[in-house]
Context: one part of a larger RNA
RNA sequence: UAGAACGAUCUAAAGGGGUGUGCAACUUAGAGAUCCCACGGCUCAACCCUGGACAGGCAGUGGAAACUACCAAGCUAGAGUACGGUAGGGGCAGAGGGAAUUUCCAGUGGAGUGGUGAAAGGCAUAGAGAUCGGAAAGAACACCAUUGGCGAAAGCACUCUACUAUGUCGGCACUGACACUGAGAGACGAAUGCUAGAGGAGCGAAUAGGAUUAGAUACCCCAGUAGUCCUAGUCAUAAACGAUGGAUACUACGCACUGCACGUAUCGACCGCGCAAUGCUGUAGCUAACAUGUUAAUUAUCCCGCUUGGGGAGUACGUUCGCAAGAAUGAAACUU
Numbered sequence: 001u002a003g004a005a006c007g008a009u010c011u012a013a014a015g016g017g018g019u020g021u022g023c024a025a026c027u028u029a030g031a032g033a034u035c036c037c038a039c040g041g042c043u044c045a046a047c048c049c050u051g052g053a054c055a056g057g058c059a060g061u062g063g064a065a066a067c068u069a070c071c072a073a074g075c076u077a078g079a080g081u082a083c084g085g086u087a088g089g090g091g092c093a094g095a096g097g098g099a100a101u102u103u104c105c106a107g108u109g110g111a112g113u114g115g116u117g118a119a120a121g122g123c124a125u126a127g128a129g130a131u132c133g134g135a136a137a138g139a140a141c142a143c144c145a146u147u148g149g150c151g152a153a154a155g156c157a158c159u160c161u162a163c164u165a166u167g168u169c170g171g172c173a174c175u176g177a178c179a180c181u182g183a184g185a186g187a188c189g190a191a192u193g194c195u196a197g198a199g200g201a202g203c204g205a206a207u208a209g210g211a212u213u214a215g216a217u218a219c220c221c222c223a224g225u226a227g228u229c230c231u232a233g234u235c236a237u238a239a240a241c242g243a244u245g246g247a248u249a250c251u252a253c254g255c256a257c258u259g260c261a262c263g264u265a266u267c268g269a270c271c272g273c274g275c276a277a278u279g280c281u282g283u284a285g286c287u288a289a290c291a292u293g294u295u296a297a298u299u300a301u302c303c304c305g306c307u308u309g310g311g312g313a314g315u316a317c318g319u320u321c322g323c324a325a326g327a328a329u330g331a332a333a334c335u336u
Base pairs, nucleotide, nucleotide: 036052037051038050040048041047078178079175080174081173083170084169085168086167087166090164091163093161094160095159096158097141101137102136103135104134105133107131108130112123113122149156150155193234194233195232196231197230202228203227207223209221210220245303246302247301248300249299254280255279256278258276259275260274262272263271285292309336310335311334318329319328320327321326
């Protein structure tokens, strides 16, 4: 207190523990199941039983030297230099050239011309167009010409010259691994655009006119400004493509072409062959297929860049660069 329980103190029995000293013993086994091996029990198997096997880490000392790293020396096959040839629209600068176009001047001439699917506007009796003679200007370089050449790429073609860079071949003189790749950084980087100055023939965004058309801010036509070209800067992007990063080595033939050397060819060319470049076809391989295929997208190694579903978005924000235009870097929510 309805009742059970709760908190605090003390005590008994029973049980448990700590510390000190002495003595004795001389110790462990990674459980089981699972897994593996063998025998056995459920008709076999799964399953079950019994036995065996299996099984961890750390430290120290001494040694080995294939590989990796380092040190030292050497070699020449990678790489580079020199020498002797050779190729080319490689670059830059200067000089020269002809055809065409347009404009201007002069002559002849006299009505159209030009343009289109058809036309018109335009030009033209103030003499066009046509034709002939002369002059000027700017831009681009027919043929050769190409399945070709050069360059890191962008790209580079009338001719000549100066300067300059590179490849490749040859013999093997020299250096002796000096190589490959390459974040970041730097140089170059079509076209358009921008700044300043020159230039401006043709072409030609914009613009204007004429057509077409339902309309026609277009396609077609007549004009035509920026621009295209040059000088000095800027911009830094393209389907900047082989839509294929660079390097090294290996891996069937055949055909063509460019450069150089060589000879078994040889007056020369052809022919044979080596290296380098550019192409075609194609085996193996590779590939989803198409295709690729010694100039690999084969087989391998090294390095860099990049990717992670589609859209949102190469956008927003921030930053860097730019005179600007813009460039570079670069998300998320959300949606599917």